[in-house]
Context: one part of a larger RNA
RNA sequence: UGACGGGGACCCGCACAAGCGGUGGAGCAUGUGGUUUAAUUCGAAGCAACGCGAAGAACCUUACCAGGCCUUGACAUCCCCCUGACAGGCGCCGAGCGGCGCCCUUCCUUCGGGACAGGGGAGACAGGUGGUGCAUGGUUGUCGUCAGCUCGUGUCGUGAGAUGUUGGGUCAAGUCCCGCAACGAGCGCAACCCCUGUUCUCAGUAGCCAGCGGCACGGCCGGGCACUCUGAGGAGACCGCCAGGGACAACCUGGAGGAAGACGGGGAUGACGUCAAAUCAUCAUGCCCCUUAUGGCCUGGGCUACACACGUGCUACAAUGGCGUCAGACAAAGGGAGGCAGCCCCGCGAGGGUGAGCAAAUCCCAUAAACGGCGCCCCAGUUCGGACUGCAGGCUGCAACCCGCCUGCACGAAGCUGGAAUCGCUAGUAAUCGCAGAUCAGCAUGCUGCGGUGAAUACGUUCCCGGGUCUUGUACA
Numbered sequence: 001u002g003a004c005g006g007g008g009a010c011c012c013g014c015a016c017a018a019g020c021g022g023u024g025g026a027g028c029a030u031g032u033g034g035u036u037u038a039a040u041u042c043g044a045a046g047c048a049a050c051g052c053g054a055a056g057a058a059c060c061u062u063a064c065c066a067g068g069c070c071u072u073g074a075c076a077u078c079c080c081c082c083u084g085a086c087a088g089g090c091g092c093c094g095a096g097c098g099g100c101g102c103c104c105u106u107c108c109u110u111c112g113g114g115a116c117a118g119g120g121g122a123g124a125c126a127g128g129u130g131g132u133g134c135a136u137g138g139u140u141g142u143c144g145u146c147a148g149c150u151c152g153u154g155u156c157g158u159g160a161g162a163u164g165u166u167g168g169g170u171c172a173a174g175u176c177c178c179g180c181a182a183c184g185a186g187c188g189c190a191a192c193c194c195c196u197g198u199u200c201u202c203a204g205u206a207g208c209c210a211g212c213g214g215c216a217c218g219g220c221c222g223g224g225c226a227c228u229c230u231g232a233g234g235a236g237a238c239c240g241c242c243a244g245g246g247a248c249a250a251c252c253u254g255g256a257g258g259a260a261g262a263c264g265g266g267g268a269u270g271a272c273g274u275c276a277a278a279u280c281a282u283c284a285u286g287c288c289c290c291u292u293a294u295g296g297c298c299u300g301g302g303c304u305a306c307a308c309a310c311g312u313g314c315u316a317c318a319a320u321g322g323c324g325u326c327a328g329a330c331a332a333a334g335g336g337a338g339g340c341a342g343c344c345c346c347g348c349g350a351g352g353g354u355g356a357g358c359a360a361a362u363c364c365c366a367u368a369a370a371c372g373g374c375g376c377c378c379c380a381g382u383u384c385g386g387a388c389u390g391c392a393g394g395c396u397g398c399a400a401c402c403c404g405c406c407u408g409c410a411c412g413a414a415g416c417u418g419g420a421a422u423c424g425c426u427a428g429u430a431a432u433c434g435c436a437g438a439u440c441a442g443c444a445u446g447c448u449g450c451g452g453u454g455a456a457u458a459c460g461u462u463c464c465c466g467g468g469u470c471u472u473g474u475a476c477a
Base pairs, nucleotide, nucleotide: 001477002476003474004473005472007471008470009469010468011467012466013465015461016460019425020424021423022422023421026315027314028313029312030311031310032309033308034306035305042053043052064301065300066299067298068297069296070295073125077124078123079121080120081119082118083117084116088103089102090101091100092099093098106115107114108113127290128289130288131287132286136284137283138279139278140277141275143273148187149186150185151184152183153182154163155162156161167178168177169176193267194266195265196264198235199234200233201232202231203230204229207225212222213221214220238261241255242254243253244252245251317418321377322376323375324374325373326372328371334365335364336363339358340357344353345352346351384415389410390409391408392407393406394405395404431453432452433451434450435449436448437447
């Protein structure tokens, strides 16, 4: 000087408390451990691994296993020889890769050849998701959006170092004020950026009978951009005004005005560093290792196993509910070209047929659902719950046996609120309800977004956890 303390003082944070809903019990989904296996590829490991890399494992992916094949190799550069294309189509062998046969089939040229491609050959080499994240770059997590981390000059100290950065107040903040052997400065904080909340201007092939006309009554047509909206630019909030407190300061409390206050709400943004944290399997890369195999191709299997254990979720156990009916009502944000697909017809349905329209404020996905009206159920393992199973179908795809999703009928299991323990959340939040998107042929209870309905509680900082500042002790560095 740090680090640490079941030392002290002060201060923060859904840290506790107050409150609401969960997890831990059940069934299922998913990840992991374990076990099993020919293989169940690999990585991630307290917080910060475990719906994580996976924003899509039937083949492919795929790195694993079994078997069948290939070696200058699936891919790059160079040399020699042969052929004239390569690709594609058909037939045969074959599980397939592949092989054989036939058809079809290049350009330039000084006719020597050249370009390009295929085949063969020799070797330099290719190749490796093989090892080492304790050799690395890059990227990332975490402490932590915490308020800190430093430097120049000066001063003090023999020196390590101190001072500044401590102190008094204040703040979300090393934020600001005051004081002070310090005076300044940098990286952080804040602001500048984006979304959202109010309004104005400009602009109108979405919106409006607002005012007029027409009607097949639908903004449908004429017409108009006033309003809604869309999008670009501007205004607006600054403790600016008033009062009180405070050192007359910084600032705090209340009030007016205002759509909005005292950083309005949300996002992006992550200082010096810590964890030899994570990643050699995104990529790059040193060294080591393999070289008829640790490389390459293919078929099939596996990653989907199952006595168990844990994490994360979904659905429930019901009456604030379930079911039927009334196509009774109201979103936002997105996506759409070999794509989204209307209306109509067929089917109980999943879906099928047809193909209007739309590169989309224009058409489609697309009925939002919870909600509301009416009716049934009457507390029952039930008209709760839907696992499991049987049968019959639909879709995608070369192909749904291992191993996809969906529909109909039947079957209806566990489950009556979950021990010790444990998690999230302070407002348009929790809870609850549906919708969309990425990935994607198909496959979502996951993820990322979107809106609808919409609470309760916070006395307080003694205690638990994490953090900050000052101080104290130390046998630690």
The part of an RNA shown here (small-subunit ribosomal RNA, 3' major domain) has 477 nucleotides and comes from a bacterium. It matches the Rfam family "Bacterial small subunit ribosomal RNA".